SAM riboswitch aptamer (S box leader) from Paenisporosarcina sp. OV554, 116 nucleotides, folded computationally.
It matches the Rfam family "SAM riboswitch aptamer (S box leader)". Its family is annotated with regulation of gene expression in the Gene Ontology.
The model forms 89% of the base pairs in the Rfam consensus.
The source organism's lineage runs through Bacteria, Bacillati, Bacilli, Caryophanales and Paenisporosarcina.
It was read from a public genome assembly, where an Rfam model found it.
[in-house]
C1' cells in the first nucleotide's frame, strides 16, 4: 500500500516549543493571534486485540474448552462539534416552477483484527 471483516449518537485536556492555518476532497458551517495544525511532556478516556480475575455451562476432572461480566496489566487507538452536516440512490411526509424534512442503503473516511 491492497484485500477481508467488525464498529463508528458514548467517553476523555493541561503545560512547553513554534507562529498560520485547520476540520481528507467540494459546498455549508465551525475552530483559530484569548495562539490553530504540528512536535514534545504529563494527565486522561476505554474502542479493538492480548493478559488476568470472577461466574456459568460442557467436560477427558486438566483450571481443558466455550460464553458472559469485571479489570487500564500489555499492544494499538483516541481526548472541539454524531465520521461537524450534506454530496450518490431508494422509501415516506410537506410544499409544489422549486425545494425541504425523516429514514434506509451505497460510496468515501477513521480505528482494531486477520491476510497478501
Nucleotide at each position: 500500500u491492497u484485500c477481508u471483516u467488525a464498529u463508528c449518537a458514548a467517553g476523555a485536556g493541561a503545560a512547553g516549543u513554534g507562529g498560520a492555518g485547520g476540520g481528507c476532497c467540494u459546498g455549508g458551517c465551525c475552530c483559530u493571534a484569548u495562539g490553530a495544525u504540528a512536535c514534545c511532556u504529563c494527565a486522561g478516556c476505554a474502542g479493538c486485540g492480548g493478559g488476568u480475575u470472577u461466574u456459568u455451562a460442557c467436560u477427558u476432572u486438566a483450571c481443558g474448552u466455550a460464553a458472559a461480566a469485571a479489570u487500564a496489566c500489555u499492544g494499538u487507538g483516541c481526548u472541539a462539534a454524531u465520521u461537524c452536516c450534506a454530496g450518490c440512490g431508494g422509501a415516506c411526509a410537506a410544499u409544489u416552477a422549486u425545494u425541504u424534512g425523516u429514514u434506509c442503503g451505497a460510496u468515501a473516511g477513521a480505528u482494531g483484527a486477520g491476510a497478501a